[in-house]
Context: one part of a larger RNA
RNA sequence: CGUUGUAGAUUUGAGGGAGUUCGUCCCUAGUACGAAAGUAUCGGGAGGAGGGAACCUCUAGUGCACCAGCUGUCCUGCCAAGGGCAUCGCUGGGUAGCUAAGUUCCUGUUGGAUAAGCGCUGAAAGCAUAUAAGUGCGAAGCCAACCCCAAGAUUAAAUCUACUUUCGAUAAUUCUUCGGAAUUAUUGAUGAAGUCCUGUGGAAGACUACCACGUUGAUAGGUCUCAGGUGUAAGUAUUGCGAGAUAUUUAGCCGAGAGAUACUAAUCGGACAAAAG
Numbered sequence: 001c002g003u004u005g006u007a008g009a010u011u012u013g014a015g016g017g018a019g020u021u022c023g024u025c026c027c028u029a030g031u032a033c034g035a036a037a038g039u040a041u042c043g044g045g046a047g048g049a050g051g052g053a054a055c056c057u058c059u060a061g062u063g064c065a066c067c068a069g070c071u072g073u074c075c076u077g078c079c080a081a082g083g084g085c086a087u088c089g090c091u092g093g094g095u096a097g098c099u100a101a102g103u104u105c106c107u108g109u110u111g112g113a114u115a116a117g118c119g120c121u122g123a124a125a126g127c128a129u130a131u132a133a134g135u136g137c138g139a140a141g142c143c144a145a146c147c148c149c150a151a152g153a154u155u156a157a158a159u160c161u162a163c164u165u166u167c168g169a170u171a172a173u174u175c176u177u178c179g180g181a182a183u184u185a186u187u188g189a190u191g192a193a194g195u196c197c198u199g200u201g202g203a204a205g206a207c208u209a210c211c212a213c214g215u216u217g218a219u220a221g222g223u224c225u226c227a228g229g230u231g232u233a234a235g236u237a238u239u240g241c242g243a244g245a246u247a248u249u250u251a252g253c254c255g256a257g258a259g260a261u262a263c264u265a266a267u268c269g270g271a272c273a274a275a276a277g
Stems, first nucleotide, its partner, number of pairs: 001152001005163007015149003021049002024046004033038001050107006059100004066093005071086006110144003117137004166189010194272004198214005219265003222261005228254003235248005
């Protein structure tokens, strides 16, 4: 942009895609078979490998604006306490998110038409013959079933709900009570429903798109509470000659998590847009 006004929701499924893998063990059964040695088809079950999907409760990894410890040096006048730099300075942990080696699930079953193959009935050709007429079984393969996408399927589908206009100009045609009226085409104004721009953002994302919200507001930030992480801050007091220890203190600090709360920012606005019956 189209789908012949607009919006929201729910579908149909033409068509397309993905997947459809492989051992081991047990029972049947030491049976059938075989002189023995050995050792099944068929059928039933268990547990796996490989592959795939989703997720982060658990186990772990990462976690460069989280917490603590430590070294050197410079700085904040000094002590103490801190800041910068040194691979994120090094080390020990670690929320959310992301992830696998982790967790859960799938890799299944059935039907249809068949291939090789195996038939049934059966003539030509009194027999025979699966074939000539007719008719059946039969595969991990094919087509469905199962999962995903899907109406730009221009053949542009369906259902439900809701919303939206008035006033002119020109030309042609028709009617006319000759004042005018109606229809069609072109065009102007208005600017509805609504859409876009725009703003706050997102378990959405390269951009775009998508989704949520924009004061009739919890969209993000801040604040408060909680979860969770780190591991007991600073200051002060007591104690020890001192390095230190103890108490205050399960403290202090804290990125992404949960809830609440309009304190801050989503202000004000602009553009497009009038179809059918």

A computed fold for a 277-nucleotide part of an RNA from a Candidatus Dojkabacteria bacterium, annotated as large-subunit ribosomal RNA, domain VI. It matches the Rfam family "Bacterial large subunit ribosomal RNA". Its family is annotated with ribosome and structural constituent of ribosome in the Gene Ontology. The sequence was found in a public genome assembly. The prediction has a mean pLDDT of 84.